[in-house]
Context: one part of a larger RNA
RNA sequence: CUGGGUUUAAAGGGUGCGUAGGCGGGUGGCUCAGUCGGCGGUGAAAUGCAGCGGCUCAACCGUUGCCCUGCCGUCGAAACUGGCCGCCUUGAAUUCGGUCGAGGCCGGCGGAAUGCGCGGUGUAGCGGUGAAAUGCUUAGAUAUCGCGCGGAACGCCGAUUGCGGAGGCAGCUGGCUGGACCGAGAUUGACGCUGAUGCACGACAGCGUGGGGAUCGAACAGGAUUAGAUACCCUGGUAGUCCACGCCGUAAACGAUGAUGGCUGGGUGUUGGCGAUACACUGUCAGCGCCUGAGCGAAAGCAUUAAGCCAUCCACCUGGGGAGUACGAUCGCAAGGUUGAAACUC
Numbered sequence: 001c002u003g004g005g006u007u008u009a010a011a012g013g014g015u016g017c018g019u020a021g022g023c024g025g026g027u028g029g030c031u032c033a034g035u036c037g038g039c040g041g042u043g044a045a046a047u048g049c050a051g052c053g054g055c056u057c058a059a060c061c062g063u064u065g066c067c068c069u070g071c072c073g074u075c076g077a078a079a080c081u082g083g084c085c086g087c088c089u090u091g092a093a094u095u096c097g098g099u100c101g102a103g104g105c106c107g108g109c110g111g112a113a114u115g116c117g118c119g120g121u122g123u124a125g126c127g128g129u130g131a132a133a134u135g136c137u138u139a140g141a142u143a144u145c146g147c148g149c150g151g152a153a154c155g156c157c158g159a160u161u162g163c164g165g166a167g168g169c170a171g172c173u174g175g176c177u178g179g180a181c182c183g184a185g186a187u188u189g190a191c192g193c194u195g196a197u198g199c200a201c202g203a204c205a206g207c208g209u210g211g212g213g214a215u216c217g218a219a220c221a222g223g224a225u226u227a228g229a230u231a232c233c234c235u236g237g238u239a240g241u242c243c244a245c246g247c248c249g250u251a252a253a254c255g256a257u258g259a260u261g262g263c264u265g266g267g268u269g270u271u272g273g274c275g276a277u278a279c280a281c282u283g284u285c286a287g288c289g290c291c292u293g294a295g296c297g298a299a300a301g302c303a304u305u306a307a308g309c310c311a312u313c314c315a316c317c318u319g320g321g322g323a324g325u326a327c328g329a330u331c332g333c334a335a336g337g338u339u340g341a342a343a344c345u346c
Stems, first nucleotide, its partner, number of pairs: 004317003007300002012314001014201004021194003025088007033081002035077008048066007091191001092188003095184006103177007110154001115149007125136002162169002206247006216240001220236004258313006265292010295302002319346003328339004
């Protein structure tokens, strides 16, 4: 390489957009590049294979045929692929009508709670634990009432729910904005699918500058525990947690399951549409779940949301350790990321 694979054994890229490329619906005509056939030329010899023959056999050698699967030319074929010219509507997109949602961005507002400040009541404890102690408190704490300040997060609703490409998204409300679905079937007429490189987005932590700082809380300090305790428990507490702008670019970024299209049994719940509308039920489209068949699977299990049966394109795997390391390259302010070996060893 071929072959075989990628839920859990090694293996799906974190996600999207999209370049090149690969692949691509129905129908008619033309063409004949691919494709197929005939003929001609060439494909040296040796080698190879087969027959026959020569050394007593064999190796070796001779001879005949085949092979040399190819290339070039020429004459044809026209189903398929391609090219060109038309037509079509079911793929795709647009339009019109309606619906849906924690989809995104910016602003305004609200209540509960923690903390703090001031004042009132009130007096000896509070807090914390397995038990304690550190800690707080007669300079009046804890508790309780009133007023105020500030930051962060939004209880109930809430769900086995919804939305988003993924990351992710939840108080109320205004503005701006992306999307999906359903119905109609008006428009375009294959405009499609995938997508190396690339570009964009991308939780948490971390980094830069400035702000903010209630809570929680790496580091750190103290108290305990213990043989020790650089921990688990407790009292504190800095960075951080929050905001703006700019980086970082990772993850058990998981459904550990790439995208798209087609086909293949049932049962049950639920979300959003549509339907005669009678609101009981039933049908249909799109989604989210559960259960069980055929089939698949090493099994666990999957099972119209496939891991079933097919097609196209991309990504990836090839024993364990060494190692996601070294070196080089590249990106980054740094931390580090991406790419990614070998010796050796079992």
RNAcentral holds the full RNA, with entries from SILVA. This is a predicted structure of a 346-nucleotide part of an RNA (small-subunit ribosomal RNA, central domain) from an uncultured bacterium. Its Rfam family is "Bacterial small subunit ribosomal RNA". Rfam links the family to the GO terms ribosome and structural constituent of ribosome. Model confidence (mean pLDDT): 88 of 100.